Model confidence (mean pLDDT): 81 of 100.
A computed fold for a 77-nucleotide RNA from a compost metagenome, annotated as transfer RNA.
[in-house]
C1' cells in the first nucleotide's frame, strides 16, 4: 500500500436480500418468595446501531469517505 472480516445497552451477542415503538442474556435497581442470604420468579432501567455524508417515502441493514480492532497478501533494506 491492497483485499477481507469486525464495531449495536455497562458486558457478551442477535437482527444485516430496507418497512417503522431497535431485541436477548448477563449486570444494575425495585418487588415477590424465604426466618435471613443465595437460588428462583416478576417489573423497571439502559443504545438515535463507531463517526460524517449520500440514495430512498423509509436505512442498524444499500453507497461513499473516515476512525478503532483483527486476518491475509504485497513492497523495502
Nucleotide at each position: 500500500c491492497u483485499g477481507c472480516c469486525u464495531g449495536u445497552a455497562g458486558c457478551u451477542c442477535a437482527g444485516c436480500a430496507g418497512g417503522a415503538u431497535a431485541g436477548a442474556g448477563c449486570a444494575u435497581a425495585c418487588g415477590c418468595c424465604u426466618u435471613c442470604u443465595a437460588a428462583g420468579c416478576g417489573u423497571a432501567c439502559g443504545g438515535u446501531c463507531g463517526g460524517a455524508g449520500g440514495u430512498u417515502c423509509g436505512a442498524a441493514u444499500c453507497c461513499u469517505c473516515u476512525c478503532g480492532g483483527g486476518c491475509a497478501g504485497g513492497c523495502c533494506a
Overview
The RNAcentral record of the sequence draws on ENA. It matches the Rfam family "tRNA".